[in-house]
RNA sequence: GCGCCCGUGGUGCAUUGGUAGCAUGCCUGCCUUCCAAGCAUGCGGACUGGGUUCGAUUCCCAGCGGGCGCA
Repeated sequence: GCGCCCGUGGUGCAUUGGUAGCAUGCCUGCCUUCCAAGCAUGCGGACUGGGUUCGAUUCCCAGCGGGCGCA
């Protein structure tokens, strides 16, 4: 330099056009003599910009970042 794949809460993953969910984490409460475990409630997210569309996390383009391969 070229090609391919990936980018979603703090972390690991779903969702692949119609208000983004699960686990874990964290806050608060319950339980307990205390802690852990358990139960309940809450918090927190689509890499950036542009395009298509009535509507974009999803499709297209560019950029940025990461991984793999070739040279």
The RNA shown here (transfer RNA) has 71 nucleotides and comes from Picochlorum sp. SENEW3. The RNAcentral record of the sequence draws on ENA. Its Rfam family is "tRNA". Rfam's curators write: Transfer RNA (tRNA) molecules are approximately 80 nucleotides in length. Rfam classes the family as a transfer RNA. Taxonomically the source falls in Picochlorum (Eukaryota, Viridiplantae, Chlorophyta, core chlorophytes). The coordinates come from a structure-prediction model, not an experiment, and the mean pLDDT is 82.